[in-house]
The RNA shown here (c-di-GMP-I riboswitch aptamer) has 77 nucleotides and comes from Syntrophaceae bacterium UBA1163.
Its Rfam family is "c-di-GMP-I riboswitch aptamer". Gene Ontology term of the family: cyclic-di-GMP binding.
The prediction has a mean pLDDT of 84.
RNA sequence: ACCCGACAAAACCUAACCCUUCGUGAGGAGGGGGCGGAAAGCGGCGGGUCUCUCAAGGAGAUGGCCGAGUUGCCGAU
Repeated sequence: ACCCGACAAAACCUAACCCUUCGUGAGGAGGGGGCGGAAAGCGGCGGGUCUCUCAAGGAGAUGGCCGAGUUGCCGAU
């Protein structure tokens, strides 16, 4: 250094649900909340799933579905 991931340490993110708000919708944002996460950091590149549509294609959503890419904290066996 790679791999790996501890009933370690320090930090981080925040499912369902509730409130407010934006969107036709899938869903997004803010607050509460806590099921979880070693990439649950980043980007929709590929696949999956979902929405809208004039049904042919198109336009979208999801990075907490998976793969690949890229960056990164800590260091026991």